A computed fold for an 83-nucleotide RNA from a soil metagenome, annotated as c-di-GMP-I riboswitch aptamer.
């Protein structure tokens, strides 16, 4: 980040499996993506087992230790090479 060459990587949905959930992993599939490689370091954002308040209960509040890298930045690797 222009033009191209050679790739790459997959979103929703849909199937199985995991999980308390958020969400993940397989397999199909492409919505897109110049780092949609990697890491949770910050920092948003989701869920709340567990724990802790409340309440006769029912439930209800609050809280990662949980998720998200295709949410923003940071670190770091990485094809190509125009201005």
């Nucleotide at each position: 980040g222009a033009a191209a060459a050679a790739g790459g990587c997959a979103a929703a949905a849909u199937a199985c499996u995991c999980g308390a959930a958020a969400g993940a992993g397989u397999a199909u599939g492409a919505c897109g993506c110049a780092a949609a490689g990697c890491u949770u370091u910050g920092g948003g954002u989701c869920u709340a087992a567990a724990g802790u308040a409340g309440g006769a209960u029912a439930c209800u509040a609050c809280u990662a230790u949980g998720a998200u890298u295709g949410c923003c930045a940071a670190g770091u690797u990485a094809c190509c090479g125009a201005a």

The RNAcentral record of the sequence draws on MGnify. The coordinates come from a structure-prediction model, not an experiment, and the mean pLDDT is 90.